[in-house]
């Protein structure tokens, strides 16, 4: 500089053919126990990397950027 893959609560990931953003861990609160742990049950936490663009509707399609890896010169 070119070219590929990724970016999604606090981690890690899923989200197909555009149609209510899910899962596991982790945080809190409760049950359960003499207690802890494990186990159940419940609660918060997300402007989907960033700004346009198309749609009646974008995580998803279209452009530009910007970060993380990798390839190549």
């Nucleotide at each position: 500089c070119g070219c590929g893959a990724g970016g999604u609560g606090g981690a890690g990931a899923a989200g197909c053919c555009g149609g209510u953003a899910u899962c596991u861990c982790g945080a809190c609160g409760g049950g359960c126990u003499c207690a802890u742990a494990a186990c159940c049950c419940g609660u918060a936490g997300g402007u989907c990397g960033u700004a346009g663009g198309u749609u009646c509707g974008a995580g998803u399609c279209c452009u530009a950027c910007c970060c993380u890896c990798g390839c190549u010169a």